[in-house]
This is a predicted structure of an 84-nucleotide RNA (transfer RNA) from a soil metagenome. Rfam family: tRNA. It is annotated as a transfer RNA. The coordinates come from a structure-prediction model, not an experiment, and the mean pLDDT is 81.

Order: sequence, then structure tokens, then C1' cells
RNA sequence: GCCCGGAUGGUGGAAUUGGCAGACACGGCGGUCUCAAACACCGCUGCUCGAAAGGGCUUGCGGGUUCAAAUCCCGCUCCGGGCA
Repeated sequence: GCCCGGAUGGUGGAAUUGGCAGACACGGCGGUCUCAAACACCGCUGCUCGAAAGGGCUUGCGGGUUCAAAUCCCGCUCCGGGCA
């Protein structure tokens, strides 16, 4: 230099081949139970503004296509593998 694969909440990891992003698990917080704990069970859990209602933003980064993009196209960054 060329080719292939990958990057999604705090972590692992889904998204049915363009249609509610974050299922499920772990972790965290709160609660029930207990003398107290552990176990078990229940609820909540991306970021941000707000007293609340509610709003804005978010799939490595920057563009594009589309009514609609994690998904398709272009460029770039980083990680893994292969060829030279």
C1' cells in the first nucleotide's frame, strides 16, 4: 500500500436485511422479606435542560440518499485479521 471484519447505555450483547434504538443479562439505586444480613422477589436505571409537565440530543467522527438510517452510499479515525 491492497483486501476482509468490527466500533451501539457503566459492562457484555440484541435490533427479524430501512420503520418505537438499546431487547436480554450483568452492574448500580430504591423497596419487600430478616433481629441483622445473605438469598429471593418487586420497581427504576443512555445524556442533558426543567420544580413539574414536558423538551432537546444520542449507534466511532464528518457528509450524503430517503417521508424515515445503527442498517444503504462517500470520506476519515481507531481496533482485529489476511496479502505484498